Bacterial RNase P class A from Catenulispora sp. MAP12-49, 400 nucleotides, folded computationally. It matches the Rfam family "Bacterial RNase P class A". The family's RNA type in Rfam is ribozyme. The RNAcentral record of the sequence draws on ENA. The model forms 96% of the base pairs in the Rfam consensus. The source organism's lineage runs through Bacteria, Bacillati, Catenulisporales, Catenulisporaceae and Catenulispora. Its mean pLDDT, the model's own confidence on a scale to 100, is 77.
């Protein structure tokens, strides 16, 4: 210099002006509210809602079956389908990348098309033997060594053997299983021996094994107010009625039930446990507001220590949205960043002395900045994404 691999960072700044939401404070207003000042006001993904939790209610979260999930090992974490390191397999010269990575001798199923045959198989061509023959061939048997089909055809090479052949036998190699020794916490690795010669793939097919999983979700859940109807009391009135206060939380009809238990917790079944006086259907009517939950949390940043790392521990500092038809925005100016074009200047190299190439600096013009937006909170994963910037490493070539 060229080509790459991995990781991180960034999501412009300042000012003016017009606006929006929360909080504090001051002023005005009976009040709803209005005005001033101060302060805070989206994200790396706030997104998809795919996993895992916190929190809330149901029982303290029960048992069995069914169902669902996870799946190399060890560690991390509140937990996970996440993360780290390692193992195994595959790819790359390499940095590095990819793997939905338990079990196919527990059993069952499936393997398109082609092909004779697709799993304890198989004779289409060929080869060999026998018989027949009109000498083209036909029939029967043997043979998986050769050909052909296929993603895949029941180990490979050589020798022996045979009518031809075949792990039929032998040597070596590959693979599988078992045993022994060594290393590692472990997945696994290294070495040796024996065996039968050896039955492929698929579990994101059923299934088997190990481990995990109760349900519903902030419209969870709680408090207050209001409410139709009914009842009671007080005052006025002969009465109808009017005014005020309190309690309950609707009224009517039918059915069913209250230790012979309705109904519910409990999404599927059974068991068990608990609550338990209401529940179901029809008709009619009312409310549908405010507050809490809810912003200090598995929180962020810096440093030190332990660990290969994920991460943990210690210490210090910081407080950083809370809307509920849903605020966080628009415009203008200047500056910064980057790309492109033009010309200037300096340096280096080459030169046919005309210039050319590369780099630095400042100037002018022009262009660019995305994806998208909280709604109980947190940890992940996945997806979307602009102008850029930085670091580590690998390979190739050249120079010293």
């Nucleotide at each position: 210099c060229g080509a790459g691999u991995c990781g991180g960072u960034g999501a412009g700044g300042c000012g003016a002006u017009c606006g929006c939401g929360g909080c504090a404070u001051c002023g005005g207003g009976c009040g709803a509210c209005c005005g001033g000042u101060g302060u805070c006001g989206a994200g790396g993904a706030a997104a998809g809602u795919c996993c895992g939790g916190a929190c809330u209610c149901c029982a303290c979260a029960g048992g069995a079956c069914a169902g669902g999930g996870u799946g190399g090992u060890u560690g991390g974490c509140a937990a996970c389908a996440c993360c780290a390191a390692c193992c195994c397999g595959g790819g790359g010269u390499g940095a590095c990348c990819c793997g939905c990575g338990g079990g196919a001798c527990a059993g069952u199923g499936c393997c398109a098309c082609a092909g004779a045959g697709a799993a304890a198989a198989g004779a289409c061509c060929g080869c060999c033997c026998g018989c027949c023959g009109u000498c083209a061939g036909g029939c029967g048997g043997g043979u998986a060594a050769g050909g052909g089909u296929g993603a895949a055809a029941c180990g490979g090479u050589g020798a022996g053997g045979u009518a031809a052949g075949a792990g039929c036998u032998c040597a070596c190699c590959a693979g599988c299983g078992c045993c022994c020794g060594g290393g590692g916490c472990g997945a696994c690795c290294c070495g040796g021996g024996c065996g039968g010669c050896u039955a492929g793939g698929u579990a994101a097919a059923c299934c088997c094994c190990a481990c995990c999983c109760g349900g519903a979700g902030c419209a969870a859940g709680g408090u207050c107010a209001a409410g139709a109807g009914g009842g009671c009391c007080c005052g006025g009135g002969c009465a109808a009625c009017c005014g005020g206060g309190c309690c309950u939380g609707c009224g009517c009809a039918g059915g069913u039930g209250u230790u012979c238990g309705a109904g519910g917790g409990c999404g599927g079944u059974c068991c068990g446990c608990c609550c338990g006086a209401g529940c179901c259907u029809g008709c009619g009517g009312g409310u549908a507001g405010a507050c809490c939950g809810c912003a200090u949390g598995a929180g962020g940043c810096a440093c030190g220590c332990g660990g290969c790392a994920a991460c943990g521990c210690g210490c210090g500092c910081c407080c950083u949205a809370g809307a509920u038809g849903g605020a966080u925005g628009g415009u203008c100016g200047c500056c910064a960043c980057c790309g492109c074009g033009c010309g200037g200047u300096c340096g280096u190299g080459c030169u046919u002395c005309g210039g050319c190439a590369c780099g630095g600096c400042g100037g002018c013009g022009u262009g660019g900045g995305a994806c998208a937006g909280a709604a109980u909170c947190c940890g992940g994963c996945u997806u979307a994404u602009u102008a850029g910037c930085c670091g580590a490493c690998u390979c190739g070539c050249c120079g010293c």